[in-house]
Molecule: c-di-GMP-I riboswitch aptamer
Organism: Bacilli bacterium
RNA sequence: UAUUGAUAAUAGCAAACUUGUCGAAAGGCAAGGACGCAAAGCUAUGGGUCUAAAGGUUGUAAAACCUAUGAUUGCCAGGUCGCCAAA
Numbered sequence: 001u002a003u004u005g006a007u008a009a010u011a012g013c014a015a016a017c018u019u020g021u022c023g024a025a026a027g028g029c030a031a032g033g034a035c036g037c038a039a040a041g042c043u044a045u046g047g048g049u050c051u052a053a054a055g056g057u058u059g060u061a062a063a064a065c066c067u068a069u070g071a072u073u074g075c076c077a078g079g080u081c082g083c084c085a086a087a
Base pairs, nucleotide, nucleotide: 004085005084012037013036017032018031019030020029021028022027035074041080042079043078045077046076047075048072049071050070055066056065057064058063
């Protein structure tokens, strides 16, 4: 340096759920809480998935369908930075 990852050490993050709050929703944020995580740090670049307000199509209407410019990095890759070091 690269790979790898302990029944090691030190620190860290925090699923479900609850409360508050923002949002049309998906979901975000804060507090509590721990299912898990060696990148569960950062990044929506590619794929996937979720949502469908605005817009579009159909419709007398109700509504249905399409659509990401919305969301997810704790779905998978890519990029980037980083703690420890037994075998």